This is a predicted structure of a 1474-nucleotide RNA (small-subunit ribosomal RNA) from uncultured Micromonas. Rfam family: Bacterial small subunit ribosomal RNA. Gene Ontology terms of the family: ribosome and structural constituent of ribosome. The coordinates come from a structure-prediction model, not an experiment, and the mean pLDDT is 82.
């Protein structure tokens, strides 16, 4: 020997469930970009595809015969050489050993193949030990010679010859056998020293057997005939059905046989905290294989990678007759592939074969080469160096950053280049080094030769600019990109790692996401519809024994390498070496006995039984009963009935409905009944009454059996409704169907008919929201209380009441649990046992296969593909054709309008050169515009300008300007002309103007979806929030809800809240009363004057009035009511009474509301024009449509006359003067007509403003005199000095008003009330909505793409059965032919060779199945796809509550019938609880 991290993503937000994704590590990897060095490793994972060429297994002459080089010696010689002897290199052949090792590969194989632990009936060359032996004979065959066939490969015949080649005999401590007996060996060479044979033993190696372990599928459930066993025989080294004959009928299997698929196994390797999961390259052990299939031979060993034979495919040679071959040895080639090296050096080392040895051979091996393929180490310089250089990038223009980075100065030399020296590795005396002139050392030179890759939205370290504009593109997940992109591309900068760095695919991890460690099943996925019960699992109390599990000790083993630890060697490290250690497995032996187990004996509490009672819609069968509906018959009667939201179809004068009497038939059982949080049953389910039969429960007490129990895979039984078969029956109801309605349609909801069905019997089906969405059994754990059943106690009894228990059925709550909701002694709490089930959504209650069924269907039950979610509970909103409360000219009650006419005005549309632009439901449309003839003006046409009409700065010059006149022109403008003429000053200059050029001006150009500001709207609605505290895991809640009250979140009371802020109200202005101050320009009561009759004058300030300041109103007072409160109702007083009327004042926010054309402003765009000037035109057009108004249609009127009182305001000032006639009112007339109504339109004539009224002004006069007779559907305003009606004033403005903003005069009606429409507030409820109902969302159809099922068939693989064929080969048989050794009686025999026959058998063939896969016209559904069609099924009571099962029907979602469920809103009643 030591060890555990999480994050993103479902939502408006939250918690949970749950999947997807990421961060880590790894490698025989590959790919992109880049690349200095060294060490150590490693390198065809795919085609066990095919292979050119070379090499990879030989060796021994000391086994043998022949040949015989160099050299030496002798002789001869023609001096070339020859012969002889010696010598023995070399080498074919005979012979021996090796070739079965070493090396490669992983196709096959699910098996005793492998791993581990045991075992026995065996063999074992070379090696070691022990004992013994090695005697006597014999015949051949290669080589060689001759002849000969063939293209070749390779042979054939005759002859000669040796051996450690072969044969015979003898011998034997062996073997067989009870014994007699039988049988079995040998080899020599040589100088030492090696061999040979027999026997025994060892070692090594090999064979066989067994226990345990060893992948997936049950949509593979039955398999097996030598099969299982026995006996005999054979066979083998050896056991064995291994083979054969006979006998028996066995053997295997839900503890998964058989079949199918996949796979070499292991030590180990990777990952992991571990348990596990994945994997089996390199190294090591085992197995299997050697082109494919089969077979044997030789041998100690093979059924043999570099041997043989046969068959098949392929390749090559050929003279066409015939032959040759097998790289999954090392290199190498082609091919395949994303992808994997040199046709290298050496036997120097280690190891192997042979040899006595020298030695030979060795692609084993040792090395080098190639590849960043991996691990490890080193370097690419170090120190100093700021005016923080240049350049780049950014900028708020100041600067910041790159950055001490560079330059520059000094220094170093790892590395690099060159030169010199130079190993260890060698054992073994000499000699021997492939690597290699390598490692290493020394010297010289010179910063010299050496940095990239990825990333920078979050996860995840790192940010800006430009370009692009839902394009191009990115993306691991979430997601970026539609003109200001930190997410695309580039740049600058930054971050990370570094000779690498990113990506891709794979494995483990994270993932407690298959959970043994370590998950779940009420609602998220998940309890079988219910019960009985087999195997299995689990099982009460006591004692004794055993020792299988369990615990402990020891022994053996678990190869080495690896891992961990400690040391050591290469400069370190990687790498290598040495030592040591642990868990755990298996086997063996000894021990312990608490628990489990087993055996035995007991026990009674679990379970069961006997006896006594008892409640009940428990079940089956039979019998009986009355009410009602319908039908039939008869009577009465006479026009309708029926049905609905309203109708119609239908029935009815052939007499219905109604009513009375009689009858028929079927189905269901009112009241009783306080019938229900009642009862019974396993569940489904069960209700008139009676009878018969029958199951289960509960209570009480005593006795009996003695663990007999619990659960339960398969299996069996029951199992609503619908449906099916057959036979009955058929009243009512009622799928389908027909008709009528409704509707855009209505295959529906509603209505009228009405078939199957509903009922009974017999049989099937086997499913439901078959639900408590909660499996069964047992034990334990606070309280209170209702109901049902049978008993008990006390008291004299008893219905009742009280008390203590048992069984059942409910409610509320504690602890605890739960994601929450909730559950809570009938648990969803705490525990135990057993069973079933779940593992993201969709595809899919599907397909295929199988089983069941008459069918309908049921059961079992995938995959491809696709998405990043699907889901549960709770929260806040919003919404509801949900509920409650309340308010508003919201409705109602009223008055007057609009919509019809003409005109005015605005808009749309159209037109146009232009008809400038904006505003668009309410909240655009008499709006911006408080006033377009020019101007305005932004638009169009034409003509002209370019530092510009306007601002600032620089430079130059000078007055500028006013005034007179002429010419051209549409004018702007251009060309001339006359007269007058500067100011300030510190003397530098400045003011003012002009000119030229540059910076710049300018833009009503775009973006209101980049913005500021301002505004509209909900809405003057009563709301919107915060701090602290408390509650909740949390989002959040509480406060702010509740009971009252108010115009009001106004106030009061209560309350886990207490306070506070923005809103409300008040404070402000104005109107209404009074007081006071002041008294002119206002006023005139009193006192005078005056007649011009006007407060005119004096006078006065009382009144009115004016405009300053005060007072006054507060539910203050009284009564009632309310809670004694807040308040409300009534009254008094008061000018005014409960906010006195009106105004200003607009919370948090919503609508990407409106405005870039008021203004300001970011960005973009234009710059002799999108800027600026001028003329003329246009904004005023006109088939049409809409909004807002005016005037009318008339007598409540027109017209003529008369006519009083106003207010606001304006006029430079003015309470004086003017604008200024107020209109209504009163009198006369008109008399119901298209008019004395109405005034449009048109003609003529004028006035005014203005350079100018043609396009295009207003008004006046004369003439003309349209439409229109009160307005369809629909719709607007108004609650009191209001509506209605009447006129007046003002702003802008030269002129132009039916508009806008103000002013006063006259002056109503109605409000029962809140059911309904619209809008709003509060509370509550449902929700699948959150862009928030203008939401969400379902299905058909059409189009495109994708995967898939069926499919006439077709193609291929695998496999089975039957039959045919039968190569090689060994075995068996046979004995025609041939035949050296041995025997012989010499005839022959034994034996052998070749042959023949037989069974077995590979390839092959025929026929029939099974199974898998490919293709397939056509066809079925499924999935996906920004803006297709039809509807609107679901979510709210979703507008007919929804859903489940089943059946029928329909374009589609769906509709309807029957039964069930609440996972339905709302209301009512009852019950329970507090």
């Nucleotide at each position: 020997a030591a060890g555990g991290a999480g994050a993103g993503u479902u939502u408006g937000a939250u918690c949970c469930u749950g999947g997807c994704u990421c961060a880590g590590a790894a490698g025989g990897a590959a790919c992109g970009c880049u690349g200095g060095c060294a060490g150590c490793g490693u390198g065809c994972a795919u085609a066990a595809c095919a292979c050119a060429u070379g090499c990879a297994a030989g060796u021994c002459g000391a086994a043998c015969g022949a040949u015989g080089a160099a050299g030496c010696a002798u002789u001869c010689u023609u001096c070339g050489g020859a012969a002889u002897g010696u010598g023995g290199a070399a080498g074919a052949g005979u012979g021996g050993c090796g070739a079965a090792c070493g090396g490669g590969u992983g196709a096959g194989g699910a098996a005793c193949a492998c791993g581990u632990a045991a075992g026995a009936a065996u063999c074992u060359g070379c090696c070691c030990c022990u004992c013994g032996g090695c005697c006597g004979g014999g015949g051949a065959c290669a080589a060689c010679u001759u002849u000969u066939g063939g293209a070749a490969a390779c042979g054939a015949a005759a002859g000669c010859u040796a051996a450690u080649a072969c044969c015979c005999g003898a011998u034997a401590c062996g073997c067989u056998g009870u014994g007699g007996a039988g049988u079995g060996a040998a080899a020599g060479a040589a100088u030492u020293u090696c061999g040979c044979c027999g026997a025994g033993g060892g070692a090594u190696g090999a064979u066989c057997u067994u226990g345990c372990g060893u992948c997936u599928g049950a949509u593979u459930a039955g398999c097996u005939a030598g099969u299982u066993g026995g006996u005999g025989c054979g066979g083998u080294a050896a056991u064995g059905g291994c083979g054969u004959a006979c006998c028996a009928a066995g053997g295997c299997g839900a503890c998964g046989a058989u079949c199918a698929g996949u796979a070499g196994c292991u030590g180990g390797u990777c990952u992991g905290a571990g348990a596990g999961g994945a994997u089996g390259a390199a190294c090591a052990g085992c197995c299997a294989c050697a082109u494919u299939g089969g077979a044997a031979c030789u041998g100690a060993g093979a059924c043999a990678c570099g041997g043989u034979c046969c068959a098949a495919a392929c390749u090559c040679c050929u003279a066409c007759g015939g032959g040759a071959g097998g790289c999954a040895g090392c290199a190498g080639u082609g091919g395949g592939g994303a992808a994997u090296u040199u046709u290298c050096c050496g036997c120097a080392a280690u190891g192997g074969a042979c040899g006595a040895a020298a030695g030979u051979c060795u692609g084993a091996c040792g090395g080098a080469g190639c590849g960043a393929c991996g691990c490890u180490g080193c370097g690419u310089g170090a120190a100093g160096g700021a005016u923080g250089a240049c350049g780049g990038c950014c900028u708020g223009c100041g600067g910041g950053u790159u950055g001490u980075a560079a330059a520059c100065u000094u220094c170093u030399u790892u590395u690099c280049u060159c030169g010199a020296a130079g190993a260890a590795g060698a054992a073994g005396c000499u000699c021997u080094g492939a690597c290699g002139g390598u490692a290493u050392u020394c010297g010289a030179g010179g910063a010299a030769u050496a940095a990239g890759c990825a990333u920078c939205g979050g996860c995840u370290a790192a940010c800006u600019c430009c370009g692009u504009g839902c394009c191009a593109g990115c993306a691991g997940c979430c997601g970026c990109g539609g003109u200001a992109a930190g997410a695309c591309g580039g740049a600058g900068g930054a971050u990370g790692c570094a000779a690498g760095u990113g990506u891709u695919a794979u494995u483990c991890g994270g993932a407690a996401u298959g959970a043994u460690u370590g998950g779940g099943c009420g609602u998220a996925a998940a309890g079988c519809g219910u019960c009985u019960g087999u195997a299995g699992g689990c099982u009460g109390u006591a004692u004794a024994g055993a020792a299988a599990g369990u615990c402990u000790u020891u022994u053996g083993u678990u190869a080495a390498a690896u891992a961990c630890c400690u040391c050591g060697g290469c400069u370190c490290a990687a790498c290598c070496g040495a030592g040591a250690u642990c868990c755990a497995g298996c086997a063996a032996a000894g021990g312990a006995a608490a628990c489990u187990u087993c055996u035995a004996u007991a026990c009674u509490u679990g379970a069961g039984g006997u006896a006594a009672g008892u409640a009940g819609a428990g079940g089956u069968a039979c019998a009986g009963g009355g009410a009602a509906u319908u039908c039939c018959c008869g009577g009465u009667g006479g026009a309708g009935c029926g049905g609905u939201g309203a109708a119609a179809u239908g029935c009815g004068u052939a007499g219905a409905u109604a009513u009375c009497g009689g009858g028929a038939g079927g189905a269901a059982c009112a009241c009783c009944a306080a019938u229900a949080u009642g009862g019974c049953g396993a569940a489904g389910g069960c209700a008139c009454u009676g009878u018969a039969c029958u199951g289960g429960g509960c209570u009480u007490u005593a006795c009996c059996u003695g663990a007999c129990g619990c659960u339960c895979a398969g299996a069996g039984a029951c199992g609503a409704a619908a449906g099916c078969u057959a036979a009955a029956g058929g009243a009512g109801u009622g799928a389908u169907u027909a008709g009528g309605a409704u509707u855009a349609g209505a295959u529906a909801c509603c209505c009228u008919a009405g078939u199957a069905a509903u009922u009974u019997u017999a049989g099937c089906c086997g499913u439901a929201a078959a639900c408590g969405a909660u499996g069964a059994a047992a034990a334990c754990u606070c309280a209170c209380u209702g109901c049902c059943g049978a008993g008990c106690g006390a008291a004299a009894u008893a219905c009742a009441a009280c008390g203590a228990g048992c069984g059942g059925u409910g409610g509320u709550c504690a602890a605890g649990c739960u994601a929450a909701c909730g559950c809570g002694u009938g648990a969803a709490g705490u525990u135990u046992u057993c069973c079933g089930c779940c593992u993201g959504g969709g595809g899919a209650u599907u397909a295929c296969g199988c089983u069941u069924g008459c069918a309908a269907a049921a059961g079992u039950g995938a995959a491809a593909c696709u998405c990043a979610a699907a889901g549960g509970a709770a929260u806040u909103g919003a919404c509801g054709g949900g509920g409650g409360c309340c308010c508003g000219c919201a409705c109602a009650a009223g008055c007057g309008g609009u919509g019809g006419a003409g005109c005015a005005u605005g808009u749309g549309g159209u037109u146009u050169a232009a008809u400038u632009c904006g505003a668009a439901g309410c909240a655009a449309c008499g709006c911006g515009c408080a006033g377009a003839a020019c101007c305005u003006u932004a638009c169009c046409u034409a003509c002209g300008c370019u530092u510009g009409a306007c601002a600032u700065g620089c430079c130059u010059g000078g007055a500028c300007g006013a005034u007179u006149c002429c010419g051209a022109g549409a004018g702007a403008u251009c060309g001339g002309u006359u007269u007058c003429u500067c100011c300030c000053u510190u003397c530098g200059g400045g003011g003012c103007c002009a000119g030229u050029g540059c910076a710049c001006a300018g833009g009503u150009g775009c973006u209101g979806c980049a913005u500021g500001g301002c505004u509209g709207u909900c809405g003057u609605c009563a709301g919107c929030u915060c701090g602290u505290g408390u509650c909740g895991u949390g989002a959040g809640a509480u406060g702010u809800u509740g009971g009252g009250u108010u115009a009001a979140g106004u106030c009061c009371c209560g309350c886990a809240a207490c306070g506070a802020g923005c809103g409300c109200a008040a404070c402000c202005c104005u109107c209404a009363u009074c007081c006071u101050u002041a008294g002119u320009u206002g006023c005139c009561a009193u006192c005078a004057c005056g007649u011009u009759u006007g407060g005119g004058u004096g006078g006065g300030c009382a009144c009115u009035c004016u405009a300053g300041g005060g007072a006054a109103a507060c539910u203050g007072c009284c009564g009632g009511u309310g809670c004694u409160a807040a308040g409300c109702c009534g009254g008094a007083g008061g000018a005014a009474g409960g906010c006195g009327g009106g105004g200003a004042u607009g919370a948090c926010g919503u609508c990407a509301a409106g405005u870039c054309c008021u203004c300001a402003u970011g960005g973009c765009c234009c710059u002799u024009a999108c800027g600026g000037g001028u003329u003329g035109g246009g904004c005023u057009a006109c088939a049409c449509a809409c909004g807002u108004g005016c005037u009318a249609c008339a007598a409540u009127g027109g017209u003529a006359g008369u006519g009083a009182c106003a207010a606001u305001g304006g006029g430079u000032u003015a309470a004086u003067c003017c604008c200024a006639a107020a209109a209504a009112g009163c009198u006369g007339u008109c008399u119901c007509a298209g008019u004395u109504c109405g005034g449009a339109u048109u003609g003529g004539g004028g006035u005014c403003u203005g350079c100018a009224a043609c396009u295009c002004g207003a008004c006046c006069c004369c003439a003309u005199g349209a439409a229109g007779u009160c307005g369809g559907a629909a719709u607007c305003g108004c609650u009191a000095g209001u509506a209605a009606u009447c006129g007046c004033g003002u702003a802008a403005c030269a002129g132009c008003a039916u508009g806008a903003c103000g002013c006063g005069g006259u002056g109503a009606a109605u409000a029962c009330g809140u059911u309904c429409c619209c809008g709003g507030g509060c509370c509550u409820u449902g929700u699948a909505c959150a862009c928030a109902c203008c939401g969400c969302c379902c299905g058909u159809c059409a189009c495109a793409c994708c995967a898939u099922g069926g499919g006439a068939g077709u193609u291929g693989g695998u496999u089975c059965u039957a039959c045919c064929u039968g190569a090689c080969g060994g075995c068996c048989g046979u004995g025609c032919g041939c035949u050296a050794a041995c025997c012989u009686u010499c005839g022959g025999g034994a034996g052998g060779c070749a042959g023949c026959g037989g069974a077995c058998c590979a390839c092959g063939g025929u026929a029939g199945g099974a199974u898998c896969a490919g293709c397939g016209a056509c066809u079925g559904g499924g999935g996906u796809g920004a803006a297709g069609u039809c509807g609107u099924a679901a979510c709210a009571a979703g507008g007919u509550a929804g859903c489940c099962g089943u059946a029928g029907g329909g374009g589609a979602a769906c509709c309807u019938g029957c039964g069930g469920c609440u996972g339905g809103a709302a209301g009512g009643a009852c019950u329970c609880u507090u």